[in-house]
This is a predicted structure of a 96-nucleotide RNA (SAM riboswitch aptamer (S box leader)) from a Desulfobacterales bacterium. The coordinates come from a structure-prediction model, not an experiment, and the mean pLDDT is 79. It was read from a public genome assembly, where an Rfam model found it. The organism belongs to Desulfobacterales, within Bacteria.
RNA sequence: UUUUCAUGUGGAGUGGCGCGAGGGAUCUGGCCUGAAGACCGCCCGGCAACCUGACCAAAAGGUGCCAAAUCCAGCCCGUCAUGGGAAACAUGAGGU
Numbered sequence: 001u002u003u004u005c006a007u008g009u010g011g012a013g014u015g016g017c018g019c020g021a022g023g024g025a026u027c028u029g030g031c032c033u034g035a036a037g038a039c040c041g042c043c044c045g046g047c048a049a050c051c052u053g054a055c056c057a058a059a060a061g062g063u064g065c066c067a068a069a070u071c072c073a074g075c076c077c078g079u080c081a082u083g084g085g086a087a088a089c090a091u092g093a094g095g096u
Stems, first nucleotide, its partner, number of pairs: 002095007013044001015043004022033003027074004045066003050062002070088001075085003
């Protein structure tokens, strides 16, 4: 780089320091969030249970995550409405 499989309606920060304007992956449209300092970086704390872990379980460990359903819709099927699926994306484990 590419590919396979699994998961994605649950859970977890009013923390400290730095920075200073956007942020919520991308495009469009909504909606939300941010100078009461978001996002991001570091530290601390927490959640979770994919991997690892003596048969199992657990601890320790490797990742991941900690506004809102992956914030919602877009494509397909269906409904008066609610809905289901796909794609994309994210994370993990494996293959190449």